[in-house]
RNA sequence: GUUCGAUAAUGGCAAACCCGGGGAAACCCGGCGGCGCAAAGCCAUGGGUCUAAAACCAUAACCGGUCAUGACUGCCAGGCCGCCAAA
Numbered sequence: 001g002u003u004c005g006a007u008a009a010u011g012g013c014a015a016a017c018c019c020g021g022g023g024a025a026a027c028c029c030g031g032c033g034g035c036g037c038a039a040a041g042c043c044a045u046g047g048g049u050c051u052a053a054a055a056c057c058a059u060a061a062c063c064g065g066u067c068a069u070g071a072c073u074g075c076c077a078g079g080c081c082g083c084c085a086a087a
Stems, first nucleotide, its partner, number of pairs: 005084001012037002018031005035074001041080003045077003048072003055066003
């Protein structure tokens, strides 16, 4: 130095529940909280998952169906960057 990595050190992030706000929804933001995380730092690039407003199909109408241009990186890959450091 590289890979790997801990009941080490210094710090970090923050699931569920609940409260407030945004959104059609998925979900997001803030507070509370702490399940967990060595990339649970960043990027929707590939796969995957969720939602279905608008549009289209159908209907007398309602119900319904399709669909991402919406969302998730704390689902898996890939890319970029990074703290510590024992065996």
Description
The RNA shown here (c-di-GMP-I riboswitch aptamer) has 87 nucleotides and comes from an Anaerolineaceae bacterium. It matches the Rfam family "c-di-GMP-I riboswitch aptamer". Rfam links the family to the GO term cyclic-di-GMP binding. Its Rfam clan is "c-di-GMP_I riboswitch clan". It was read from a public genome assembly, where an Rfam model found it.